[in-house]
Molecule: c-di-GMP-I riboswitch aptamer
Organism: Candidatus Competibacteraceae bacterium
RNA sequence: AGAAAGAAAAGCCAAACCUGUCGUGAGGCAGGGACGGAAAGUCAAGGGUCUUGGUUCAACCACAGAUAGCCGGACUGCCUCG
Numbered sequence: 001a002g003a004a005a006g007a008a009a010a011g012c013c014a015a016a017c018c019u020g021u022c023g024u025g026a027g028g029c030a031g032g033g034a035c036g037g038a039a040a041g042u043c044a045a046g047g048g049u050c051u052u053g054g055u056u057c058a059a060c061c062a063c064a065g066a067u068a069g070c071c072g073g074a075c076u077g078c079c080u081c082g
Stems, first nucleotide, its partner, number of pairs: 005080002012037002017032006035069001041075003046071002048067004052062003
């Protein structure tokens, strides 16, 4: 140096909720806020969940969408007590 790990320090992100705004909707964006997070940084190709449309209305289908703070995976990143 690198890998694993996460004690400390510097910081970082921001759930629910409220306000405004976009969207048929799930939900997104901005501000406030702080439940939490060692990748709660990025990625929708896998699975799950949710929304919309179709349908034989149960299932199922869509080269329709949302969710990365659902799981899993890939890439990248700060610090270093042991």